[in-house]
This is a predicted structure of a 589-nucleotide part of an RNA (large-subunit ribosomal RNA, domain I) from a Myxococcota bacterium.
It matches the Rfam family "Bacterial large subunit ribosomal RNA".
The RNAcentral record of the full RNA draws on ENA.
Lineage of the source: Bacteria > Pseudomonadati > Myxococcota.
Context: one part of a larger RNA
RNA sequence: GGCGCACGGUGGAUGCCUAGGCGUCGAGAGGCGAUGAAGGACGUGGGCAGCUGCGAUAAGCUUCGGGGAGCCGCUAACAGGCAUUGAUCCGGAGAUUUCCGAAUCGGGAAACCGGCGUAGGGUCAACCUACCAUCAUCCGCUGAAUUCAUAGGCGGAUAGAAGCGAACGCGGGGAACUGAAACAUCUAAGUACCCGCAGGAAAAGAAAGCAACCGCGAUUCCCCAAGUAGUGGCGAGCGAACGGGGAACAGCCUAAACCGCAUAUGUGUAAGCUUGCAGGCGUUGCAUAUGCGGGGUUGUGGGGCGUUUCAGGGGAAGCUGCAACUUCUCCGGGGAGUUACAAAGUCUAAGGGUAGUCGAAUGUUCUGGAAAGGACAACCACAGAAGGUGACAGUCCUGUAGACGAAAUCCUGAGAUCUCCCGAAACUGUCCCCGAGUACCGCAGGGCACGUGGAACCCGGCGGGAAUCUGGGUGGACCAUCAUCCAAGGCUAAAUACUACUCGACGACCGAUAGUGAACGAGUACCGUGAGGGAAAGGUGAAAAGUACCCCCAAAGGGGAGUGAAAUAGUACCUGAAACCGUGCGCCU
Numbered sequence: 001g002g003c004g005c006a007c008g009g010u011g012g013a014u015g016c017c018u019a020g021g022c023g024u025c026g027a028g029a030g031g032c033g034a035u036g037a038a039g040g041a042c043g044u045g046g047g048c049a050g051c052u053g054c055g056a057u058a059a060g061c062u063u064c065g066g067g068g069a070g071c072c073g074c075u076a077a078c079a080g081g082c083a084u085u086g087a088u089c090c091g092g093a094g095a096u097u098u099c100c101g102a103a104u105c106g107g108g109a110a111a112c113c114g115g116c117g118u119a120g121g122g123u124c125a126a127c128c129u130a131c132c133a134u135c136a137u138c139c140g141c142u143g144a145a146u147u148c149a150u151a152g153g154c155g156g157a158u159a160g161a162a163g164c165g166a167a168c169g170c171g172g173g174g175a176a177c178u179g180a181a182a183c184a185u186c187u188a189a190g191u192a193c194c195c196g197c198a199g200g201a202a203a204a205g206a207a208a209g210c211a212a213c214c215g216c217g218a219u220u221c222c223c224c225a226a227g228u229a230g231u232g233g234c235g236a237g238c239g240a241a242c243g244g245g246g247a248a249c250a251g252c253c254u255a256a257a258c259c260g261c262a263u264a265u266g267u268g269u270a271a272g273c274u275u276g277c278a279g280g281c282g283u284u285g286c287a288u289a290u291g292c293g294g295g296g297u298u299g300u301g302g303g304g305c306g307u308u309u310c311a312g313g314g315g316a317a318g319c320u321g322c323a324a325c326u327u328c329u330c331c332g333g334g335g336a337g338u339u340a341c342a343a344a345g346u347c348u349a350a351g352g353g354u355a356g357u358c359g360a361a362u363g364u365u366c367u368g369g370a371a372a373g374g375a376c377a378a379c380c381a382c383a384g385a386a387g388g389u390g391a392c393a394g395u396c397c398u399g400u401a402g403a404c405g406a407a408a409u410c411c412u413g414a415g416a417u418c419u420c421c422c423g424a425a426a427c428u429g430u431c432c433c434c435g436a437g438u439a440c441c442g443c444a445g446g447g448c449a450c451g452u453g454g455a456a457c458c459c460g461g462c463g464g465g466a467a468u469c470u471g472g473g474u475g476g477a478c479c480a481u482c483a484u485c486c487a488a489g490g491c492u493a494a495a496u497a498c499u500a501c502u503c504g505a506c507g508a509c510c511g512a513u514a515g516u517g518a519a520c521g522a523g524u525a526c527c528g529u530g531a532g533g534g535a536a537a538g539g540u541g542a543a544a545a546g547u548a549c550c551c552c553c554a555a556a557g558g559g560g561a562g563u564g565a566a567a568u569a570g571u572a573c574c575u576g577a578a579a580c581c582g583u584g585c586g587c588c589u
Stems, first nucleotide, its partner, number of pairs: 001588009015574001016539002020510002022507007029499002031164002039100003042055003046078001050074002061094006070082003105114003115132001117131005134161002136158007168199001169197005179186001183233001209216002220247005230238002251491003254435001258294010272281002274324006299469001301434003304430002306427005312331007333422005345417004350412005356404003362377005378395002380384001386398003440464004445459003450476001471486005526533002546573001549560004
């Protein structure tokens, strides 16, 4: 030195465990903010570095409920306190809530500086309190060029706006890598990304739609149709619709014609005031514009105006009286409603949420450190889910099945109150209305599965530019016939998408190099000027019973003694593999 055996050191694999993750399902909630958010800075404890909580009233204050014996967070100990006159703790509602931050009195290198700005207070040069940004809307006062006016200025009012937020949504912009085995049309992709805006969903939506000579009947989503028809350097690729089956269903309001009222302007004095008769009236009539109210909303065209027919009762008005007519109102009857179609509530009981409460049934003995294990004998079960307890517990604890509960506050739907609405039909007559720089056309584009193609359809830019039902759009160039539908105004629940957040349940999901980056004071330490990058790190024991006392010793560490079932469980702590380093013994060289 090698090999072997034994015993150690080092090391932290493996096994077991789980405080943390991951995913799915169901329900809730779907926002917070000038009444100052999200997020922070700095403080705050008797002594306090960090985390947590809180805010100069600072691990907290008040009150109303719950609860019932301990409590002063993580966190032991010390000091000092609190509590059956009900503390700590849990829930509801309040109070306080420094400074920064939209940050809003001005400034600023965030958490700081400055106001001789206004008002009030004050122990009066100090200091304290409240207010003092911008924009928008409304109101008022003023007020140019320029007479009226307008712009502008000043003041007041407003729970108006702003800023933040994971995904989902709509809109405005909009790549490249890549693929095409290169690459330019094309693709990737209207994706990523940027911007704007909104809601609990958003968007879309009540046919100027499809279809095919039969018919359907708003929108949205799913399955099929179908990788079909098409499109395509006919390459790579892209890729429908009709129709069928489902989910869910809901329909409405305006513009215009016409009538009335108000205001303004023009015209302007014998026409008008509902009609008939009698009387009465003269700043009334007519036209235009605007506003308001009525009317009206459709494609077997609809509506207006006119005519005719039928249809409850009472009252009032229309210059007066009578009759008719019209309008309004009340009663009765009918219908509808708070998500659209008009719009506010209030009350009642109910259900649910935010603390909680009750909740069955076992003993002995053996082994053991410990019984929940073994043996023996019982019991409950609408409860034998689960977790804990010194090993494996239906009957020990927490629970579970089941049953119950709210002073306060919130939500949900229901009822009542309440609110709103109510003539119908026919006829032909009249030819009054039916959304204009619109439809449509040209040029150049975009969207449609459709790359200009025979390219319809839908939408912008530039130019031109109709018609009103004897009208107009569409049916994939275009024309005819036929069919179908009414654009150029608007609203609309559900079925659909998502989950930052809360609660519950589950998993042929992980188990500390896994699972989140993060099981632990983790987006921390650390790195970077910065944008940004970004760790490692879990386990004594049932209980600290965490080794009094003695010894070696500077300390560290150790030997006794003691605790414990175990100390080769001693806080560098469960198990404790291998590499690596030793000690002893044996053999070989």